[in-house]
Context: one part of a larger RNA
């Protein structure tokens, strides 16, 4: 001087930020991821409209509940457990790779078929849920067909760094494409080639302690050949060979998520990584793999374990390190709030849904800033307290009293920007009757805490008497103690002033 601080005493009001550093401890409960009927058969509920025997049926599709299919769920949000690593900074490499939606350009979209949920019927179970029959559509599945380009060999040319790379080239061969809605405007499908974006992989330097750890290795280390993967590669597998790292610190302990940055300091350095951003890890332990462009798949799925819950004892559910909120642990850290009005996301033609991202509010002087508690005048220096040499000092202009102001808070009334959005149009703000804006009263409602030996700014009195106690280091205290206590009076700071704890 700094803190995500705590503790004690004491607290007016605003802005802006911050707020479980400990148990990656268990979690009651509610929300945190859905969209689309303009893809599909449809019609649980409601509207509408007819009918009606008043129990209901029928139409519409304005709308939509399950259920098919699509997108999207890998994003956005939390935590630091684990990682001393190509995890991260950083600079470069891939001629060794992918990239849904989205932009560019080109080329198409022809012709067939079988299914299946839901619905029906029916069974089984406490449930969780599952099982059989049978009916039906797609943008769902799955043949034919075409093929500018793709792949594969050859050849030509251009490139380079060896494996190679390019090219609407020439010539041969391989397999393989599609969907349709529509409110007539449009939205889509499918091949290819480029862009943008995102991401994979290598690889130089760089950044903890330890030698009371000195040797470490058998998929190790190379190759040769298959596998596998978007992709290189001991990655995985067979075989051949004996390498490969180390005192320039390897193996192996401990510790620790990394950077922008913060913090301190003239600087070099140091310490630290909380809020905000970047990246990487992780999701009750551990294991696995599926779907998918993508996956550590935090609110997927399966196996194993430990817990905790139903349970008809056959059998099932569960995973807050999401937003709250509960319990525990701790010196200590908040509402089971309002809203999608904005900003951003998913879906969707739109309208809109949905969003604990996010705007906002709430609670805490936690921390930074700003503002208040008046302001002028007033001596014969009241009165009371304190000392006193008893003459007086001193609080002290300080109060009283006289004028005056009226920030902030109170009360009244008026009252926003944020929306250049979205909607045809009416309308449409959570914050909020907030902020800000007239008005009204009245010093009126608001000062503490810490210290006064020396460092160090501030001095007497009385008590106590080595006793009760002080204390940061030197030290005070045993009868006139400015070092303990109280009290007057002082000094610093001031909504804070101490203390403690870390770091410079």
């Nucleotide at each position: 001087g700094a803190c995500g601080a705590a503790c004690g005493c004491u607290g007016g009001c605003g802005g802006c930020g911050u707020g479980c550093u400990u148990a990656a401890c268990a979690c009651a409960u509610g929300c945190a991821a859905g969209u689309c009927g303009a893809a599909c058969g449809g019609u649980a509920a409601g509207g509408c409209u007819c009918c009606u025997u008043c129990g209901g049926g029928a139409g519409u599709a304005c709308a939509c509940g399950a259920g098919u299919g699509g997108c999207g769920a890998a994003c956005g949000g939390g935590u630091g457990a684990g990682u001393a690593a190509c995890a991260c900074g950083u600079g470069a490499g891939c001629a060794a790779c992918c990239u849904g939606c989205c932009c560019c350009a080109g080329a198409c979209a022809c012709u067939g078929g079988g299914a299946u949920a839901a619905g029906c019927a029916g069974a089984g179970g406490a449930a969780a849920c599952u099982c059989u029959g049978u009916c039906u559509a797609a943008u769902a599945c799955c043949g034919g067909a075409u093929a500018c380009g793709a792949c594969c060999c050859g050849c030509a040319c251009c490139g380079a760094c060896a494996u190679c790379g390019g090219u609407a080239g020439c010539g041969g061969g391989u397999g393989g494409a599609a969907a349709g809605c529509u409110c007539c405007g449009g939205c889509g499908g499918u091949c290819u080639g480029g862009g943008a974006u995102g991401g994979g992989c290598u690889c130089g330097c760089g950044g903890c302690c330890u030698a009371u750890c000195a040797g470490c290795u058998u998929g190790u280390u190379g190759g040769u050949g298959a596998g596998g993967u978007a992709a290189c590669g001991g990655c995985u597998c067979a075989c051949c060979a004996a390498g490969g790292c180390g005192u320039c610190g390897a193996c192996g302990g401990g510790u620790a998520g990394c950077c922008g940055g913060c913090c301190u300091g003239a600087g070099a350095g140091g310490g630290c990584g909380a809020c905000c951003g970047g990246c990487c890890a992780c999701a009750c332990u551990g294991g696995g793999a599926c779907u998918g462009a993508g996956a550590u798949a935090c609110g997927g799925c399966c196996c194993a374990g430990a817990c905790u819950c139903c349970u008809a004892c056959g059998g099932g559910a569960g995973g807050c390190a999401g937003c709250a909120g509960u319990g525990g642990g701790g010196a200590a850290u908040a509402u089971u709030g309002c809203a999608c009005a904005a900003u951003g996301g998913g879906c969707g033609a739109a309208a809109g849904c949905c969003u604990g991202a996010u705007g906002c509010a709430g609670c805490a002087a936690c921390g930074c800033c700003g503002c208040g508690u008046g302001c002028g005048g007033g001596a014969u220096g009241a009165a009371g307290g304190c000392c006193u040499c008893c003459g007086g000092g001193u609080u002290g202009u300080a109060a009283a009293c006289c004028g005056c102001u009226u920030u902030c808070a109170g009360c009244u009334c008026c009252g926003a920007c944020g929306a250049a959005g979205c909607g045809c149009a009416a309308g449409u703000g959570a914050c909020g009757g907030u902020a800000g804006g007239a008005g009204c009263a009245g010093a009126a409602g608001a000062a503490g805490c810490a210290c006064c030996g020396g460092c160090c700014a501030a001095c007497u009195a009385c008590g106590u008497g080595c006793c009760a106690g002080c204390a940061g280091c030197c030290g005070c205290g045993g009868u006139a103690a400015u070092a303990c206590g109280u009290a007057g009076g002082g000094u610093g700071c001031a909504a804070g002033c101490g203390u403690u704890g870390u770091c410079c």
Source information
The prediction has a mean pLDDT of 83. Predicted 3D model of a 504-nucleotide part of an RNA (small-subunit ribosomal RNA, 5' domain) from an uncultured bacterium.